[in-house]
Context: one part of a larger RNA
RNA sequence: UGACGGGGGCCCGCACAAGCGGUGGAGCAUGUGGUUUAAUUCGAAGCAACGCGAAGAACCUUACCAGGGCUUGACAUCCAUGGAAUCCUGUAGAGAUACGGGAGUGCCCUUCGGGGAACCGUGAGACAGGUGGUGCAUGGCUGUCGUCAGCUCGUGUUGUGAGAUGUUGGGUUAAGUCCCGCAACGAGCGCAACCCUUAUCUUCAGUUACCAUCAGGUUAUGCUGGGGACUCUGGAGAGACUGCCUGCGUAAGCAGGAGGAAGGUGGGGAUGACGUCAAGUCAUCAUGCCCCUUACGUCCUGGGCGACACACGUGCUACAAUGGGUAGGACAAAGGGCAGCGAAGGAGCGAUCCUAAGCGAAUCCCAUAAACCUAUUCUCAGUUCGGAUCGCAGUCUGCAACUCGACUGCGUGAAGCUGGAAUCGCUAGUAAUCGCGGAUCAGCCAUGCCGCGGUGAAUACGUUCCCGGGCCUUGUACA
Numbered sequence: 001u002g003a004c005g006g007g008g009g010c011c012c013g014c015a016c017a018a019g020c021g022g023u024g025g026a027g028c029a030u031g032u033g034g035u036u037u038a039a040u041u042c043g044a045a046g047c048a049a050c051g052c053g054a055a056g057a058a059c060c061u062u063a064c065c066a067g068g069g070c071u072u073g074a075c076a077u078c079c080a081u082g083g084a085a086u087c088c089u090g091u092a093g094a095g096a097u098a099c100g101g102g103a104g105u106g107c108c109c110u111u112c113g114g115g116g117a118a119c120c121g122u123g124a125g126a127c128a129g130g131u132g133g134u135g136c137a138u139g140g141c142u143g144u145c146g147u148c149a150g151c152u153c154g155u156g157u158u159g160u161g162a163g164a165u166g167u168u169g170g171g172u173u174a175a176g177u178c179c180c181g182c183a184a185c186g187a188g189c190g191c192a193a194c195c196c197u198u199a200u201c202u203u204c205a206g207u208u209a210c211c212a213u214c215a216g217g218u219u220a221u222g223c224u225g226g227g228g229a230c231u232c233u234g235g236a237g238a239g240a241c242u243g244c245c246u247g248c249g250u251a252a253g254c255a256g257g258a259g260g261a262a263g264g265u266g267g268g269g270a271u272g273a274c275g276u277c278a279a280g281u282c283a284u285c286a287u288g289c290c291c292c293u294u295a296c297g298u299c300c301u302g303g304g305c306g307a308c309a310c311a312c313g314u315g316c317u318a319c320a321a322u323g324g325g326u327a328g329g330a331c332a333a334a335g336g337g338c339a340g341c342g343a344a345g346g347a348g349c350g351a352u353c354c355u356a357a358g359c360g361a362a363u364c365c366c367a368u369a370a371a372c373c374u375a376u377u378c379u380c381a382g383u384u385c386g387g388a389u390c391g392c393a394g395u396c397u398g399c400a401a402c403u404c405g406a407c408u409g410c411g412u413g414a415a416g417c418u419g420g421a422a423u424c425g426c427u428a429g430u431a432a433u434c435g436c437g438g439a440u441c442a443g444c445c446a447u448g449c450c451g452c453g454g455u456g457a458a459u460a461c462g463u464u465c466c467c468g469g470g471c472c473u474u475g476u477a478c479a
Stems, first nucleotide, its partner, number of pairs: 001479002003476003007473007015463002019426005026317008034308002042053002064303007073127001077126002079123005086103007107116003129292002132290003138286002140281003143277001145275001150189006156165003169180003195269004200238007210227002214225003241263001244257005306445001319419001323378007335366003340359002345354003385416001390411007432455007
């Protein structure tokens, strides 16, 4: 100087407390461990691995296994040689592949001999190739402490020196934020602000959006003429600064108030200092070294990654009446769409199919939002709760749904009656609850993830205690 202490002081955080809802019990989904297996590819491991890499494992993917093949190779450059390329097609085979048949000649230069570019085949070797190893050889990227308020430097001063000072102290703040003081005076990286979005208004613009007034028309609809008011869209601006008032204070600032759509960082996002964990990643990529080279490379078929006495994590659905069923009625936002979204009409109980308008979309479509409201039924029961599991019949995608897809109809109707010890999230348009969309994607194992809106709470006395963190101080047999 740090680190540590079941030392002390001050302070903060859904850290506790106060509340609300969960997990832990059930069934299922998914990830992991274990076990099994020819293989169940690999990685991730307290917080910070475990719906994680994977924003899509039937083949492919795919790295694993079994079998069948190839060896200058599936891919790149160079040399020689033949042929343009390309298209159609036969036989054998699980396919990879092997052996054939037919059509067909182009472009550029030319001294008409030929040469060249692209592509295909053959041959020789230089080489290719490796998701093989090492993340403890590395780059890059990332997690984490932590959006915590810290981390440093120059000069000066001081100490024999390591170092100290500044950065400590008194206040204050979300903040090393600012003020005052001070052997310090300044500065840098962080904080804040500048950026995006949201909340209000003005102005400009007015189609595909809008419809107050006027006119026309309809069973009905901004449907039509029209309008530029309103909503909205998207450009430009305004607005919030403790600016104003009162009180307290030397000041910084704090408390209250006014006005205002918004008040003291308005809400949300992006933004992550010096560093820590030899943290993670050689399987995104790149890369040193080591290793393989008729195989640890590469092609194909099939299987596996989906196994199942079990254990754990994360979720979904429930156990019902604040509910289930039936009928009718109402209100979103944000997105996506041409190998696409697919209206209307018709067929089907339905998944879906037939035909097909419109739309590269403020125009058309996905698209009926659901919870909610109204009426009615069920009457406390393993039930008209719950839907697992299984049987049959189908639909769709795709070369192909046996292993191993989703969905539909009928039947079947399991466990489950609120979950032990323990444990998690959340402070407001939040929790809870309700639906909608998107990426990936042929399809989908999505209950995941990322977004969007609808309805919309309770509680916070307080900082004694648990956990994590910041500053000062003290002790130390630690570095």
This is a predicted structure of a 479-nucleotide part of an RNA (small-subunit ribosomal RNA, 3' major domain) from an uncultured bacterium. The full RNA is in RNAcentral, with records from Greengenes. Its mean pLDDT, the model's own confidence on a scale to 100, is 85.